[in-house]
Molecule: Lysine riboswitch aptamer
Organism: Vibrio stylophorae
RNA sequence: AAUCCAGGUAGAGGCGCACUGUCUAUCAGUAGGUUUGGCGAGGUUGACCACCGAUGACCCAAAUUGAAAGGAGCCCGUGCCGAAGUCUAUAAAGCGUCAUCUUUGUAGGCUGGGGUCGUUUUUAAUAGGAACGACACUGCCAUAGUCAACAUUCACUAUGGAGCGCUACUGUUGGG
Numbered sequence: 001a002a003u004c005c006a007g008g009u010a011g012a013g014g015c016g017c018a019c020u021g022u023c024u025a026u027c028a029g030u031a032g033g034u035u036u037g038g039c040g041a042g043g044u045u046g047a048c049c050a051c052c053g054a055u056g057a058c059c060c061a062a063a064u065u066g067a068a069a070g071g072a073g074c075c076c077g078u079g080c081c082g083a084a085g086u087c088u089a090u091a092a093a094g095c096g097u098c099a100u101c102u103u104u105g106u107a108g109g110c111u112g113g114g115g116u117c118g119u120u121u122u123u124a125a126u127a128g129g130a131a132c133g134a135c136a137c138u139g140c141c142a143u144a145g146u147c148a149a150c151a152u153u154c155a156c157u158a159u160g161g162a163g164c165g166c167u168a169c170u171g172u173u174g175g176g
Base pairs, nucleotide, nucleotide: 003176004175005174007170008169009168010167011166014081016080017079018078019077021075023073024072032065033064034063035062036061037060038059042052043051046098047097048096084111085110086109087108088107089106090105091104092103093102094101112138113137115135116134117133118132119131120130121129122128140161141160142159143158144157145156146155148153
């Protein structure tokens, strides 16, 4: 110095992923509150404590009043391309306690991406979410073939594979 690798930088897939916020509908004329009447002893919770209840709780009927959270949609913005999601285990925190649940972290596994359908589950919900399965679609890489071009490559078809991947650049300080 050349070359290969590690590493680094920047990117691609597209109804692409995640998060915050405003607005909107739904939740719902529901929960709850008030009044009147009825009934007559428990109500509340998965369980306990606590609380309410013969000054009539709970429940039923009528009248009147009347939410919210979670989830969803459009839009703006932000961070990004194992983006992110999910499962198992574990630790901490949260609600009066335990369980359950939620949030965060750690370790490991699976999934390239979005869609449609089916089953199960969650939810007020036929919306949406999650898991599993099927179906094609799409992007990347490898192999084979074909057309054109001219020995580089582009496009198409088929098969297969997985993101710890792929593309471009860098890579004298790290290694061969």